Predicted 3D model of a 161-nucleotide RNA (SAM riboswitch aptamer (S box leader)) from Streptomyces sp. NL15-2K. The sequence is in RNAcentral, with records from Rfam. It matches the Rfam family "SAM riboswitch aptamer (S box leader)". Gene Ontology term of the family: regulation of gene expression.

[in-house]
Formats: sequence, C1' cells, structure tokens
RNA sequence: CGCUCAUCCAGAGGGGCAGAGGGAUACGGCCCGAUGAAGCCCCGGCAACCCUCCAGCCGGUCUCGUAAACGAUCACUGUUGAUCGUCUCCGCGAGGCUCCACCGGCUAGGGAAGGUGCCAAAUCCGUCUCACGGCGAGAUGCGUCGUGAGGAAGAUGAGGA
Repeated sequence: CGCUCAUCCAGAGGGGCAGAGGGAUACGGCCCGAUGAAGCCCCGGCAACCCUCCAGCCGGUCUCGUAAACGAUCACUGUUGAUCGUCUCCGCGAGGCUCCACCGGCUAGGGAAGGUGCCAAAUCCGUCUCACGGCGAGAUGCGUCGUGAGGAAGAUGAGGA
C1' cells in the first nucleotide's frame, strides 16, 4: 500500500512507576476499572506464523510432441489475420522412470534457541447480505426477536510490490 495467502469460540499474569479511563473506529448493547484504567519499565508465561525434527502420502526430475508464449516477415491499422522460426524457461498432451537422492506440497505428531505476536469476556456482541424459525389476528411485504451461513472492517503472521 483499495496487494496476496493463512488464522482469529483454545491458551497464557505478577511486580514497579503512573493516576482515570479502557474494551480499534462511529452508534447501540454489555462489561472491565480507585481492591487502581490507559501508557511505560521489569520479570514470568502462552502459543507455534516464521524456524526445526520424524513418519506417511501426492507431485516433479527424463524423453517426445504441440505454438498457448516469444521473435521475424507480410497483409494491414485492429481487442486483427497469415506464413515462418524457436522447447532454455513457462503452459498443455503423450510416454518413461518411479531403487536411492533432491525439490515442492499435503496430513498427523514432536521441539522451542531465535524473529514476531499474544496473556478479561469469540476480534466482548450487534450493525451489511442471504436462509430458516418465533411473535405482531392473516400476508411471498414490513417490523421485531432468535439461530445459522457469508461479507465488510479490524488484528496477527508469512510473503509481494
């Protein structure tokens, strides 16, 4: 940063300074807070994204073809067409190998030195869309409540520009 992917109902707190707010933002709700909020510092912990170990599974490695791709020429002036060339890479197809090894991926399990992150409540809940159900005497509509799925926004990590 109008970028990509993954995760977000689990887990893990003490002390010191400080002194009134805090739960991202707006609104509504519900909470936390002078038995001390935010913030800063120290120590401790949680987790396993990066990292690492092991097992299993899948794919790749080699050959050939193809022109999606690239280049040239010509027609031609377009979101174009034709011809020719090229298999190093990439795409597609066919075949081979498939013992070992290496690379990539997936699944399950283990580790925790380091880089982050985190340590009230689901990201505290709702807000937008859809589905289903209850209620409003009825109604494919409207309102409201509830449940579920998805989205938006946000957070964190890994990457990209």